The RNA shown here (transfer RNA) has 71 nucleotides and comes from a Bacillota bacterium.
The sequence was found in a public genome assembly.
It matches the Rfam family "tRNA". Its family is annotated with triplet codon-amino acid adaptor activity in the Gene Ontology. Rfam classes the family as a transfer RNA.
Lineage of the source: Bacteria > Bacillati > Bacillota.
RNA sequence: GCGGGAUUAGUUCAUCGGUAGAACGCGAGCUUCCCAAGCUUGAAAGGAGGGUUCGAUUCCCUUAUCCCGCU
Numbered sequence: 001g002c003g004g005g006a007u008u009a010g011u012u013c014a015u016c017g018g019u020a021g022a023a024c025g026c027g028a029g030c031u032u033c034c035c036a037a038g039c040u041u042g043a044a045a046g047g048a049g050g051g052u053u054c055g056a057u058u059c060c061c062u063u064a065u066c067c068c069g070c071u
Stems, first nucleotide, its partner, number of pairs: 001070007010024004018054001026042005047063005
């Protein structure tokens, strides 16, 4: 230098262009003499900037970081 992959909640991961979900964690409540466990409930996310579309995490372009291969 060229090609490919990854980037989504605090963490680890899902998600065929049509309300973005789970587990663990966190807040509140219930239960218990207390703790733990359990139950209910709540908050919380699309790396960045553009484009296409009625609608984009998803498709296209540029860019940032990391990983792999080639040279």